[in-house]
Molecule: transfer RNA
Organism: Clostridiales bacterium
RNA sequence: GCUGAUGUGGCACAGCAGGUAGCGCAACGCCUUGGUAAGGCGUAGGUCGGCGGUUCGAAUCCGCUCAUCAGCU
Numbered sequence: 001g002c003u004g005a006u007g008u009g010g011c012a013c014a015g016c017a018g019g020u021a022g023c024g025c026a027a028c029g030c031c032u033u034g035g036u037a038a039g040g041c042g043u044a045g046g047u048c049g050g051c052g053g054u055u056c057g058a059a060u061c062c063g064c065u066c067a068u069c070a071g072c073u
Stems, first nucleotide, its partner, number of pairs: 001072007010025002013022001019056001027043005049065005
């Protein structure tokens, strides 16, 4: 320098033939207990690495760019 993959709440991930984001764990509150743990119920938290484009509408398509990983030269 070239090519590819990944980048989604604190963490690990799902959602990709476009219709305004979900699960588990963690956190917080309540219930239960003599108390703790476990268990049950509930709550909050992200607008999807960044910028731009297409579209009525983009996490999802396109371009550029950043980071990490892998390969090639």